Predicted 3D model of a 72-nucleotide RNA (transfer RNA) from an Opitutaceae bacterium. The sequence is in RNAcentral, with records from ENA.
RNA sequence: GCCCGUAUAGUCAAGUGGUUAAGACAUCGCGCUUUCGACGCGAAAACGCCAGUUCGAUUCUGGCUACGGGUA
Numbered sequence: 001g002c003c004c005g006u007a008u009a010g011u012c013a014a015g016u017g018g019u020u021a022a023g024a025c026a027u028c029g030c031g032c033u034u035u036c037g038a039c040g041c042g043a044a045a046a047c048g049c050c051a052g053u054u055c056g057a058u059u060c061u062g063g064c065u066a067c068g069g070g071u072a
Base pairs, nucleotide, nucleotide: 001071002070003069004068005067006066007065010025011024012023018055027043028042029041030040031039048064049063050062051061052060
């Protein structure tokens, strides 16, 4: 250089053209407890960037970026 794959909360991770983007851990609050922990209830927090297609894009397409793999 070329080819392939991946990119979603702090971390892991599901999802799919439409309605509030699931879940787990972590964090915070409340309850419980003598206290902590555990447990229960609740809360905040995310679709890499730019274009295109579409009535509508996290999802499809192209490019870029980052990471991983392959190849001379």

Lineage of the source: Bacteria > Pseudomonadati > Verrucomicrobiota > Opitutales > Opitutaceae. Rfam family: tRNA. It is annotated as a transfer RNA.